[in-house]
Context: one part of a larger RNA
RNA sequence: UGACGGGGGCCCGCACAAGCGGUGGAGCAUGUGGUUUAAUUCGAUGCAACGCGAAGAACCUUACCUGGGCUUGACAUCUGUAGAACCUGCCCGAAAAGGCGGGGUGCCCUUCGGGGAAUUACAAGACAGGUGCUGCAUGGCUGUCGUCAGCUCGUGUCGUGAGAUGUUGGGUUAAGUCCCGCAACGAGCGCAACCCUCGUCCUUAUUUGCCAUCAUUUAGUUGGGAACUCUAAGGAGACUGCCGGUGUUAAACCGGAGGAAGGCGGGGACGACGUCAAGUCAUCAUGGCCCUUAUGCCCAGGGCUACACACGUGCUACAAUGGUCGGUACAAUGUGUUGCCAACCCGCGAGGGGGAGCUAAUCACAAAAAACCGGCCUCAGUUCGGAUUGGAGUCUGCAACUCGACUCCAUGAAGUCGGAAUCGCUAGUAAUCGGAGAUCAGCAUGCUCCGGUGAAUACGUUCCCGGGCCUUGUACA
Numbered sequence: 001u002g003a004c005g006g007g008g009g010c011c012c013g014c015a016c017a018a019g020c021g022g023u024g025g026a027g028c029a030u031g032u033g034g035u036u037u038a039a040u041u042c043g044a045u046g047c048a049a050c051g052c053g054a055a056g057a058a059c060c061u062u063a064c065c066u067g068g069g070c071u072u073g074a075c076a077u078c079u080g081u082a083g084a085a086c087c088u089g090c091c092c093g094a095a096a097a098g099g100c101g102g103g104g105u106g107c108c109c110u111u112c113g114g115g116g117a118a119u120u121a122c123a124a125g126a127c128a129g130g131u132g133c134u135g136c137a138u139g140g141c142u143g144u145c146g147u148c149a150g151c152u153c154g155u156g157u158c159g160u161g162a163g164a165u166g167u168u169g170g171g172u173u174a175a176g177u178c179c180c181g182c183a184a185c186g187a188g189c190g191c192a193a194c195c196c197u198c199g200u201c202c203u204u205a206u207u208u209g210c211c212a213u214c215a216u217u218u219a220g221u222u223g224g225g226a227a228c229u230c231u232a233a234g235g236a237g238a239c240u241g242c243c244g245g246u247g248u249u250a251a252a253c254c255g256g257a258g259g260a261a262g263g264c265g266g267g268g269a270c271g272a273c274g275u276c277a278a279g280u281c282a283u284c285a286u287g288g289c290c291c292u293u294a295u296g297c298c299c300a301g302g303g304c305u306a307c308a309c310a311c312g313u314g315c316u317a318c319a320a321u322g323g324u325c326g327g328u329a330c331a332a333u334g335u336g337u338u339g340c341c342a343a344c345c346c347g348c349g350a351g352g353g354g355g356a357g358c359u360a361a362u363c364a365c366a367a368a369a370a371a372c373c374g375g376c377c378u379c380a381g382u383u384c385g386g387a388u389u390g391g392a393g394u395c396u397g398c399a400a401c402u403c404g405a406c407u408c409c410a411u412g413a414a415g416u417c418g419g420a421a422u423c424g425c426u427a428g429u430a431a432u433c434g435g436a437g438a439u440c441a442g443c444a445u446g447c448u449c450c451g452g453u454g455a456a457u458a459c460g461u462u463c464c465c466g467g468g469c470c471u472u473g474u475a476c477a
Stems, first nucleotide, its partner, number of pairs: 001477002003474003007471007015461002019425005026316008034307002042053002064302007073127001077126002079123005086103006107116003129291002132289003138285002140280003143276001145274001150189006156165003169180003195268004200236006210225002214223002239262001242256005318418001322377006334365003339358002344353003384415001389410007431453007
């Protein structure tokens, strides 16, 4: 100087408390451990691994296993020889591969011999190739402490020195934020602001969007309008600016006015010096090591989907604030031409037919759902719950056996609110309800967004956890 303390002081955080809803019990989905297996590819492992890499394993993916094959190789550059390229038939085979044929000649230069570009085959070797090892050799990227308020430097001063001072102190703040004081005076990286978005107003623009006034219509449908909404570009607006009080006349704090918004207005992006030899050699790049008729490459089938069990994360429930049937209303974000697919017809339905429109503020996906109105159910393992199983189908796709999703009929399991323990959340939040998108042929209860309805509680900081500053002890560095 740090680190540590079941030392002290001050302070903060959904850290506790106060509340609301869960997890832990059930069934299922999904990830992991374990076990099994020819293989169940690999990585991630307290917080910070476990719906994680994977924004989507039937083949492919695919790295694993079994079997069948190849050896200058699936891919790159170079040399030589031959044929342009390319299109196509048959046999064998699970395919990869192998065998036998058919058609077909182009472009540029030319001394008409040939040469060149592009591409294919053969030959030889230089080489290719490796998701093989090492993240404890590395770059890059990322997590975490933590959006915590810290981490440092120059000069000066003090100290023999390590170092100290500044950065401590008194106030204050979300903040090393600002003020005052001070052997310090300044400065840098962080904080804040500058960026995006939501909330108010104005200007401009007026179609595909809008409709107050005038006509018109089943319908903003048409004429028309430019007010309103919306859209999207530019501006205005908030600064403790004003008033009162407290305070050291300061910084600031408390209350008030005006205002759409008030003291950081809400949300996002943004992550200092560093810590964990944290994670990643399987995104990529890369040193070293290793394989080279195989640890490389091609193909078929299988596996990654196994199942006594254990754990994590979720979904659905256990019901009456509910279930079911009928009727009626109100969104926002997105996506669409290899696509979205309307009307209409068929089917109980998944879906099929059909073909209008749309490269989309124009058309489509598209029905929002909870809510509201009315009927039934009356506390029961039930008109709760839907697992499981049987049968019949639909769709995608070369192909749904291993191993897809969905529909209909039948079946109707566990489950009556969950032990110890444990998680999230402070406001348009929790809870609850539906919608969209990426990936994607098909396949979400996951993920990322979007809107609808919309709470309760916070006395307080003694205690648990994590963190910041000062101080103290130390046989630690």
Molecule: small-subunit ribosomal RNA, 3' major domain
Organism: uncultured prokaryote